[in-house]
């Protein structure tokens, strides 16, 4: 795009078309084929006339009319359907010299004379009926003889012409055979009848070519193939029959199976093709199923006959009747398909002389949006952009000029009036459709819009609801609390009387590739060769031939359809006319380049000969040495062997080792090589014999002898099989020992088939170059093997040219890329094989081969939306290389054991609030939970609230509020007293009360977020622009060689530059200069001292500013580089030390409980206030610390030296009291001034003497102190007493590289009080680093990958359960078909015919000619037996798929 469609929702009108695709299922009822009286007799009706005296009846005659029967023509057309059929059925082109043709036309001739019957009717009889029997009568255009014969036919023998074998036509001859019908009309005449010829029309038969699938159908055929004779037919022919011969068909697909009417056409497509065969037209076939003939011009006959069968109906049970795949209609089936209509008016058909009759053909109408075409459902104006809806950032936006409203129009529909054509050669008559089409008038916007979609493909977006539910979905996919994807709404888009869905078909699909594809790795080259058929094939000559090919011509290719151009319906659809187009077909004539054929020639393809050459090419026989094992003997003694380490095993019965001798089997070291040979598999000691192929050189010969190759044939590793040998070593199976969680493995000790030989079988491999064979052409470079030539040399090498092999690299070209590249995967030619998504499956079934194992051939159901290739970037690897880091190592000190502190888990609890969970949670948020904090629990209050904003209203003894009462308090009640600001005033503000908006929430979501933070990691990386390369993803730069702490720098380079990081700039510290000198420092005086006074700018110190360090200098190394090493100088030396500073990003890392914030939840509570309790619990587990275990110590006494901080609700000296904590007092100090403030370790002296201690201090008791409203739960401190564990800590594990570790104390923040934590400060002050193998983490390069949520990845098989399709299976069952028999209806034909018989002959008898019956051949249904094939089903069973 299309449809004979169906389904869902919806539905105004008309035109033209179209309508059982399923059950060729069964059919009630009506109709669908009759007509002719001018063929015939007869009967009836009506009218008229006549006869009888008349009338009626009756009779006769005539006319008109009706028709049962005889007879003629038609009924073989028209109409329906598509079951069968793979076929001369159809299409196309021919043939018929092998034929027929009623009616019709033309031409010729004729139509004489007789005869015998019969239906109707009448009578008799049978039967329920259908119908039938008998007797008698009658006619014909019915039937039968005879006569005649233009011509016809038959047999005979001629002539001429023609032809395509049998022959045809014409002419002439003499024989034989066969005809006829009348009717109408007064007549003329017309019309019939008979014979013949011709035409026209319609058929029969034959032939070439064309169009389905299947080889898992490979052989089929006895009337089969042919001949002769005979028969049959309209006619040829095995069409039939007898005899003879043995043929015929088939890989170009016979035979079998499946499916199917065929065509013009129709749909699609650019075409080539593909699909289809409704309607219209041509052909065929069929008419309930099967068989058969009759009649006839024509049938083996849809509305005829006979028989058989199934079914239905009637019946008096004896017997009968029927055939809608005609038109309507019914049932049934189905998703589904119409009225039991009108008319012969038109067109056509049958009969008739005609009038006319018949016609479900046909023309019309009805039903169905089934299709197609046309029309309408209104038009113009109309903004405060109304209301309502929806959305909202609350401003508004949108629906939307849409509506309302104003003006206008009336198609269609409605009403009324008029009114056709279709109807004719013609004067009249004749219209089913139909009062229809069409025209006019009237009223009134009046009566007329839906369906689907809106994530992408694909035009069109928001809100709410839902919350992996409900659901959607053509593909991808959507839905787990902010869904443009589900449902609804608003809006939007598309189409429109329709719109969607489903089904089928073509296209896109170059996705079966003829036009027009592929096969190294994606699916795909047979394991290899030989070779029949087939396909293809070198140069050249020929007035050759003309099959292919090309040109011209002729006929045909029905009409319709299609295309073009016109015309007719208002237009269109539709209809009409003209033209064009259409074939691999047919015939004739011509051309001859190419292909082909015929005849001839050639040498370059191919082959043969001659002379050389290399070789693990093949087969057989013989021979050899080394090694292993075994046997014998000698020597010799305790182990050997084996492994990562061991054990099993062997050995004192003498092994291993070693020497000598012997036996047996198998394999052939070195040479040896991307070297050689072979078709491939494959081939390796030496020698001999036989034998195949190859290469080179120069020529001679043959003369296309060639290439490929379906079927076929041969070869074909290893393993395996059969039979017989052989068996040293090795070694499936097997046994033992180890390893291991296990170890039916890897390792070890043994060990049988086998490996070897002979003769057979098997026929497969990653049989690989994953690359079929052959030929030609298309840059090179280089190595190597075999030959030839040249050059050179005394000679051999070397060097150059060339042929044939085997390799490596590489240009053009090709390729998806990788790669290939004269040994092509390049460019061309020839032939063969193979492929067409993945799995199922190389499986099942069938066939075939095999002894078996198995091989070859080789599906489907079902499941999925992928499977696959090459390359890219990452990530990963118990891959590789380089490098770094307290990463290891080297050291020092710890943790893990004890007690306690502190945090966490767990448990408990009314609550033990919450968060943080590997590193990167756990002395973390918390720089400090008795109340408060506080978020938790219990209880008591409160509800516009404890705090905030706004609106409205009220309120001036208002707000506030001492005091008192209740109460645990909050709070409630009473209530003395009693206001403020602005404004002249009114009043306003503020306050309070009430109501409403709304507050509040440490409620949820850190996976909706901002911000902040951690981590990799202070690791050296992360990127961009332009250019270049690549089809692309991407690459390059950023890789490489060096160097660095560093992507730091240098060099090189299709890259050149740049950015964020690194470094530097900043702060502190180390030296100096310099400025400032008080409270610091110094000097002096006074004083015992504290201190005071005077002075100073040197020093310490303070700290505005500055200097200094840069590989700057020297040497060496390095590439004359970057830089490294060493040195000098210097306070400091190679980033001097420390800090701040954290690239692109990762971890949905952490935080909604700092803060902010979307959404959700809550609103007399999840808000808020209060009291008490809890966060402090305690069988337990873990992390982080403190104190120790002691003598490098403890205790006591004495004594020395810091830095950095803090201080007014503070710090506090001094003095006094107290054993002490502390108390009292309160000088000084808002600080270089005063205070905190004693530094401690250290040093000096003494005691302790190795012990659970003079170590250790937990725990507990008593008594005190301090803070605070308050110290019970639950603070700190002091004194006295008590005196636990613990004697250096398993596995494991942490920190640290120098002023560091270790050790010692001091200060500060928080804070009323509470520090073993944290943040700072200084004192004392080490050891070690060989080095980078290993552990961990990281960086760069490279490699593999089936990973990309990225190895915490991916993924295989069994088992269990559920479902699905399939195979096997004892069988069972249904269909179809073959073979052999039985059977034998009807019927044709034949034989017989003793029965019977009108026509003719005959005087008669009888004959001729027929006939009932009987018999025979053939034969349908049916029956029996036995096979094939297809389907269904089957306990059980097998694998497969999905979850």
């Nucleotide at each position: 795009g299309g449809u004979g469609a169906a389904c869902g929702c919806u539905g105004g009108c008309g035109g033209c078309g179209u309508g059982c695709u399923u059950a060729a299922c069964a059919c009630a009822u009506g109709c669908a084929a009759g007509u002719c009286g001018a063929g015939c007799g007869a009967a009836g009706u009506u009218u008229u006339a006549c006869a009888g005296a008349a009338c009626a009846u009756c009779g006769u005659a005539a006319a008109a009319u009706u028709u049962a029967g005889c007879g003629g023509c038609a009924a073989a057309c028209g109409g329906g359907u598509g079951a069968g059929u793979a076929a001369c059925a159809c299409g196309u082109a021919g043939g018929u010299a092998a034929c027929c043709u009623a009616c019709c036309u033309u031409a010729a001739a004729a139509u004489g004379g007789g005869g015998a019957a019969u239906a109707u009717c009448u009578c008799u009889g049978a039967g329920a009926a259908a119908u039938c029997a008998g007797a008698a009568c009658u006619a014909a255009u019915a039937c039968c003889g005879c006569a005649u014969a233009u011509g016809a036919c038959c047999a005979c023998a001629g002539u001429u012409u023609g032809g395509a074998a049998u022959c045809a036509a014409a002419c002439a001859g003499a024989g034989g055979u066969a005809a006829a019908a009348g009717c109408a009309g007064u007549a003329a005449u017309g019309u019939g009848u008979u014979u013949u010829a011709a035409g026209a029309u319609g058929g029969g038969c034959c032939u070439g070519c064309g169009g389905u699938c299947u080889a898992u159908c490979a052989g089929c055929u006895a009337g089969u193939u042919g001949g002769u004779g005979a028969g049959a037919u309209a006619a040829u022919a095995g069409c039939u029959u007898a005899c003879c011969a043995a043929g015929g068909c088939u890989a170009u697909g016979a035979c079998g199976g499946a499916u199917a009417u065929c065509c013009g056409g129709c749909c699609u497509g650019a075409a080539a093709g593909g699909g289809u065969g409704a309607a219209c037209g041509g052909a065929c076939a069929c008419a309930c199923u099967g068989g058969a003939a009759c009649u006839g011009a024509g049938a083996c006959a849809c509305g005829g006959u006979c028989c058989a069968g199934a079914c239905u109906c009637c019946u008096a049970c004896g017997g009968g009747a029927g055939g809608c795949a005609g038109c309507a209609g019914u049932g049934g089936g189905g998703a589904a398909u119409u009225u039991u209509g009108g008319a012969c008016a038109a067109u056509g058909g049958g009969g008739g002389a005609a009038a006319c009759c018949c016609u479900g053909a046909u023309c019309c109408a009805g039903c169905g949006a089934c299709g197609u075409c046309g029309c309408g459902u209104g038009g113009a104006g109309g903004a405060u952009g109304a209301a309502g809806g929806c959305u909202u950032u609350c401003g508004a936006g949108u629906u939307g000029u849409a509506a309302a409203c104003u003006c206008c129009u009336u198609u269609u529909g409605g009403a009324g009036g008029g009114g056709a054509a279709g109807a004719a050669a013609u004067a009249a008559a004749u219209g089913a459709c139909g009062g229809u089409a069409c025209c006019c008038u009237c009223a009134g916007a009046a009566a007329a819009a839906g369906c689907c979609a809106c994530g992408g493909c694909u035009a069109a977006c928001u809100a709410c609801g839902u919350g992996c539910c409900a659901g959607c979905a053509g593909c991808c996919g959507c839905g787990g609390u902010a869904a443009u994807a589900c449902g609804u709404a608003g809006g939007u888009g598309g189409c429109a009387a329709g719109c969607g869905u489903u089904a089928c078909u073509c296209g896109g699909a170059a996705u079966u590739a003829c036009u027009a594809g592929g096969c190294g790795u994606a699916a795909a080259g047979c394991g290899u060769g030989u070779g029949c058929a087939g396909g293809c094939u070198g140069u050249u000559u020929a007035u050759a031939u003309a099959a292919g090919u090309c040109u011209u011509u002729a006929g045909u290719a029905a009409a319709a359809u299609u295309u073009u151009u016109a015309g007719g319906c208002u237009u269109a659809a539709c209809c009409u006319a003209a033209a064009a187009a259409a074939g691999u077909a047919u015939a004739a004539a011509g051309a001859u380049a190419c292909u082909a054929u015929u005849a001839g020639a050639c040498u370059u393809g191919a082959g043969u000969g001659u002379g050389g050459g290399a070789g693990g090419g093949g087969a057989a026989a013989a021979u050899g040495g080394a090694a292993c094992u075994c046997c014998u003997g000698g020597u010799g003694u305790a182990g050997c062997g084996g492994u990562g380490a061991a054990a099993u095993g062997c050995g004192u019965a003498g092994a291993u080792a070693u020497c000598a001798g012997g036996a047996a089997g198998a394999a052939c070291a070195c040479c040896g090589a991307u070297g050689g040979c072979g078709a491939a598999g494959g081939c390796a000691a030496u020698u001999u014999u036989c034998u195949g192929g190859c290469c080179c050189a120069a020529u001679a010969c043959u003369g296309a002898c060639g290439c490929u190759a379906a079927u076929a044939c041969a070869c074909g590793a290893a393993a395996g099989c059969u039979a017989g040998g052989g068996g040293a070593g090795c070694a499936a199976a097997c046994a033992g020992g180890a390893u291991u969680a296990g170890a039916u493995a890897c390792c070890c000790u043994g060990g049988u088939a086998g490996u070897c030989c002979u003769a057979g079988c098997u026929g497969u491999a990653a049989a690989c170059g994953a690359u079929g064979u052959u030929c030609a052409c298309u840059a090179g470079a280089u190595g190597u093997a075999g030959g030839a030539g040249g050059u050179a040399u005394c000679g051999a090498c070397c060097c150059c040219u060339u042929c044939u092999g085997c390799g490596u690299c590489g240009a053009c070209g090709c390729u998806a890329a990788c790669g290939c590249a004269u040994u092509a995967a390049g460019u061309g030619a020839a032939c063969c094989g193979c492929c067409u998504g993945a799995g199922g499956a190389g499986u099942a079934c069938g066939g075939u081969c095999g002894c078996a194992a198995g091989g070859c051939u080789g599906a489907a159901a079902c499941u999925c939306a992928a499977a696959g290739g090459a390359a890219u970037u990452g990530a990963c690897g118990g891959g590789g290389g380089c490098c770094c880091g307290c990463a290891c190592a080297a050291g020092c000190g710890g943790u893990g054991g004890a007690g306690u502190a502190u945090g966490u888990g767990g448990u408990u609890u009314a609550a033990u609030u919450c968060g943080a969970c590997g590193c990167a949670a756990c002395g973390c948020g918390a720089a400090g939970a008795a109340c408060c904090u506080u978020a938790c629990c219990u209880g008591g209050g409160u509800u516009u609230g404890a705090a905030c904003u706004g609106u409205u209203a009220a309120u001036u003894g208002u707000a506030a509020a001492a005091a008192c009462c209740g109460g645990a308090a909050a709070c409630g009640g009473u209530a003395a007293u009693g206001a403020c600001u602005c404004g002249u005033a009114a009043g306003a503000g503020a306050g309070u009360u009430a109501a409403c908006a709304g507050a509040g929430g440490u409620g949820c979501u850190g996976c909706a977020u901002g911000g902040c933070u951690g981590u990799c990691g202070u690791c050296a990386g992360c990127u961009c622009g332009u250019g270049u390369c690549g089809u692309g993803a991407g690459a390059u730069g950023u890789u490489g060689g060096g160097u660095u702490a560093a992507g730091u720098c240098c060099c090189g380079c299709a890259a050149c530059g740049a950015g964020c990081g690194c470094a530097a700039c900043c702060c502190u510290u180390a030296u100096c200069c310099c400025a400032u000198g008080u409270u610091a420092c110094c000097u002096g005086u006074a004083g015992a001292a504290a201190u005071a006074c005077a002075g100073g700018g040197u020093c310490u110190c303070u700290g505005a500013g500055g200097a200094a360090a840069c590989u700057g200098c020297c040497a060496u190394u390095g590439a004359u580089g970057a830089a490294a090493u060493g040195g000098a100088g210097g306070a400091a030396g190679g980033u001097g030390a420390g800090g701040a500073c954290g690239a692109c990003g990762u971890c949905a890392a952490g935080u909604c409980a700092u803060c902010a914030u979307g959404g959700c939840c809550u609103u007399u509570a999840u808000g808020u206030c209060c009291a008490g309790g809890g966060c402090u619990a305690c069988a337990c587990a873990c992390g982080u610390a403190c104190u120790a275990c002691a003598a490098u110590g403890a205790u006591u006494a004495g004594u020395a030296c810091a830095g950095a901080g803090g201080g007014c609700a503070g710090u506090a000296a001094u003095a006094u009291c107290g054993u002490a904590a502390g108390a009292u007092u309160g000088a000084g100090c808002a600080a270089a001034u005063c205070c905190c403030u004693a530094a401690a370790a250290g040093c000096u002296a003494a005691u302790c003497c190795a012990a659970g201690u003079u170590c250790g201090g937990a725990u507990u008791g008593u008594g005190g102190g301090c803070u605070g409203c308050a110290a019970u739960u639950c603070g700190c401190c002091c004194a006295c007493a008590u005196g636990a564990a613990g004697c250096u800590g398993a596995a494991a594990u942490c920190g640290c590289u120098a002023g560091u570790a270790a050790u010692c104390g001091c200060a500060g923040a928080u804070c009323a009080g509470c520090a073993g934590g944290c943040u700072g400060c200084g004192g004392u002050g080490a050891a070690u680093a060989c080095g980078u193998u290993c552990c961990c983490g990281g960086g760069c390069c490279u490699u593999g990958u089936a990973c990309a949520c990225a190895c915490c990845g991916c993924c295989c098989g069994u088992c269990a359960c559920a479902c699905c399709a399939c195979g096997a299976a004892a069988g069972u069952u249904a269909g179809u078909u073959g073979u052999g028999a039985c059977a034998g209806a009807a019927g044709u034909c034949g034989u017989u015919g003793a029965u019977c018989u009108a026509a003719c002959c005959g005087a008669a008898a009888g004959g001729a000619a027929g006939u009932a019956g009987a018999c025979g051949c053939c034969u349908a249904a049916g029956u029996c037996a036995u096979g094939g094939u297809u389907g269904a089903u089957g306990a059980u069973u097998g694998g497969g798929g999905u979850g």

This is a predicted structure of a 1443-nucleotide RNA (small-subunit ribosomal RNA) from an uncultured Elusimicrobia bacterium. Its Rfam family is "Bacterial small subunit ribosomal RNA". Gene Ontology terms of the family: structural constituent of ribosome and ribosome.